[in-house]
Context: one part of a larger RNA
RNA sequence: GGCAGUCGGUGGAUGCCUAGGCACCAAGAGCCGAUGAAGGACGUUGUAACCUGCGAUAAGCCCCGGGGAGUUGGUAAACGAACCGUGAUCCGGGGAUCUCCGAAUAGGGAAACCUCGAAAGAAACCGGAGUAAUGUCCGGCGACCUCUACCUGAACACAUAGGGUAGCUGGAGGGAACGUGGGGAAGUGAAACAUCUCAGUACCCACAGGAAAAGAAAACAACCGUGAUUCCGUAAGUAGUGGCGAGCGAACGCGGAAGAGGCCAAACCACACACGUGUGAUAGCUGACAGGCGUUGCGUGUCUGGUGUUGAGGGGCCGUUCAGAUGGAGCUGUCGAUCCGUCAGAGAGUCAAAAAUGAUCGUUGAAGUCGAAGUUGCCUGGGAAGGCACAGCACAGAAGGUAAUACUCCUGUAGACGUAAGCCGAUCACUCUCGAGCGUCACCCCAAGUAAUGCGGAACCCCUGAAAUUCCGCAUGAAUCUGGCGGGACCACCCGCUAAGCCUAAAUACUCCUUGGUGACCGAUAGCGGACAAGUACCGUGAGGGAAAGGUGAAAAGUACCCCGGGAGGGGAGUGAAAUAGUACCUGAAACCGAUUGCCU
Numbered sequence: 001g002g003c004a005g006u007c008g009g010u011g012g013a014u015g016c017c018u019a020g021g022c023a024c025c026a027a028g029a030g031c032c033g034a035u036g037a038a039g040g041a042c043g044u045u046g047u048a049a050c051c052u053g054c055g056a057u058a059a060g061c062c063c064c065g066g067g068g069a070g071u072u073g074g075u076a077a078a079c080g081a082a083c084c085g086u087g088a089u090c091c092g093g094g095g096a097u098c099u100c101c102g103a104a105u106a107g108g109g110a111a112a113c114c115u116c117g118a119a120a121g122a123a124a125c126c127g128g129a130g131u132a133a134u135g136u137c138c139g140g141c142g143a144c145c146u147c148u149a150c151c152u153g154a155a156c157a158c159a160u161a162g163g164g165u166a167g168c169u170g171g172a173g174g175g176a177a178c179g180u181g182g183g184g185a186a187g188u189g190a191a192a193c194a195u196c197u198c199a200g201u202a203c204c205c206a207c208a209g210g211a212a213a214a215g216a217a218a219a220c221a222a223c224c225g226u227g228a229u230u231c232c233g234u235a236a237g238u239a240g241u242g243g244c245g246a247g248c249g250a251a252c253g254c255g256g257a258a259g260a261g262g263c264c265a266a267a268c269c270a271c272a273c274a275c276g277u278g279u280g281a282u283a284g285c286u287g288a289c290a291g292g293c294g295u296u297g298c299g300u301g302u303c304u305g306g307u308g309u310u311g312a313g314g315g316g317c318c319g320u321u322c323a324g325a326u327g328g329a330g331c332u333g334u335c336g337a338u339c340c341g342u343c344a345g346a347g348a349g350u351c352a353a354a355a356a357u358g359a360u361c362g363u364u365g366a367a368g369u370c371g372a373a374g375u376u377g378c379c380u381g382g383g384a385a386g387g388c389a390c391a392g393c394a395c396a397g398a399a400g401g402u403a404a405u406a407c408u409c410c411u412g413u414a415g416a417c418g419u420a421a422g423c424c425g426a427u428c429a430c431u432c433u434c435g436a437g438c439g440u441c442a443c444c445c446c447a448a449g450u451a452a453u454g455c456g457g458a459a460c461c462c463c464u465g466a467a468a469u470u471c472c473g474c475a476u477g478a479a480u481c482u483g484g485c486g487g488g489a490c491c492a493c494c495c496g497c498u499a500a501g502c503c504u505a506a507a508u509a510c511u512c513c514u515u516g517g518u519g520a521c522c523g524a525u526a527g528c529g530g531a532c533a534a535g536u537a538c539c540g541u542g543a544g545g546g547a548a549a550g551g552u553g554a555a556a557a558g559u560a561c562c563c564c565g566g567g568a569g570g571g572g573a574g575u576g577a578a579a580u581a582g583u584a585c586c587u588g589a590a591a592c593c594g595a596u597u598g599c600c601u
Stems, first nucleotide, its partner, number of pairs: 001600009015586001016551002020522002022519007029511002031174002039101003042055003046079002049075003061095006070083003106115003116142002125140005144171002147167006178209001179207005189196001193243001219226002230257005240248002261503003268306003272302006281295001283296001284293002287335005311481001313446004318439005324343006345434005357429006364422001368417003374390001375406001376389004391408002393397001399411003452476008462488001483498005538545002558585001561572004
């Protein structure tokens, strides 16, 4: 020195564990903010630090409810000083306080800081405290835009712009994903690459809601029919499209989820206003008759109310039939009709198509309450919940804890109970609505710089193609039902529909968040980056990047006392079942380093 054995050190694998994660399910919630948010800074406990809570009333103040013996948050003891059956701490609901920054909003600013109150006027923002007075202190007001009302008020006469005052008009900012719209790549694929693809994806911006968007056919279909939208399955990787490459990729129909339909514009009528015209008793004032009035008329435009909303076209206008009671209206009287109000009758309703509020009853609902039956014997053990034996409960033998494995020890579980606010439902109050039918096609209306066309782009399965349909830009530019659009160039026939206005629940998408639950999910190099002072330490000018690090024991019982040593660390003694469990702490592999024994050289 090597090999082998034994005993150690180092190291922290493995096993076991879980305080933390991950995924999903069900239910809830789906917004917060100038009444100052989200997020922070700085403070705050008798005692340093961090976390949590809170805000100069600062681990808290007040009220109501629950609860019932200890308490003064955690790491985390100790000391000190206190509170508590006159009910503390704690839990739920409501209120008060809530420094400074931050949309940040009096002005500024290098966030958590600095500075201020113009001019005019007797009065240096308003009010208060204090001072002889100033300084000082406390509480307020003072940003911008928008809306409403009012006051003023140019060029320029009316006016308008502008200015001012008041207001508890509203906005601003934040938020994980989902949504709609406006912009919009490239790596890549095509085995290169340019059309194409990736992809209208990523990303940026704006805006909204608890969902959003879409939505009641100018739709499909095919000679049969369907009947708003949305979503799922299928049709179907089909028809198509495509340097016919790579690829992209429907619809009809069928089966389901859900289900809901409404309101306007116009024609016409009425009131009002403005402008134009108008002196004719010819118009008009209600239809007829009679009387009366005297510009009240007519035309155009606007506001408001009524009417009206459709595709076997609809509506208006006109004609006609029927329609509870009662009061009133018009220039007067009679008749008839019309309009308005009240009652009756009918219907509907606040989550779309109008919109509030209350009462009663019921369901649910915070903290919470009750909740069966062995601490029976013996054995092992440090310890019984294990073994043996004998009992009991069960609408409870889910689970966790307790010195090993507990239905009957504890917390619980099954089950039962409990209320405030609130939610939900029903009823009542309450509110709202109410003419219907037939006929006629003569007249009027039925959404215009629109539809469409040309050119240029884009969306559609559709890359410009034979290219319909839809959208955008520029130019041109119709018709009104005997109208117009579509059915994939275009034409005819036939069929379907009625554009150029608006609203609309549900089925659908998502989960920052709350509660409960589940797992052939992980178990500390795993599982979130994070089981620990974690978005911490640390790195970076910055945007940003971003760790490592769990386990004594049942209980600290955490080794009194003695000895060696300056200490560290040990040896005894003691605790404990165990100390090779001693806070460098469960188990304690290997590499690596020793001690010792044997063999070989």
Record summary:
The part of an RNA shown here (large-subunit ribosomal RNA, domain I) has 601 nucleotides and comes from an Actinomycetes bacterium. The source organism's lineage runs through Bacteria, Bacillati, Actinomycetota and Actinomycetes. Its Rfam family is "Bacterial large subunit ribosomal RNA". Its family is annotated with ribosome and structural constituent of ribosome in the Gene Ontology.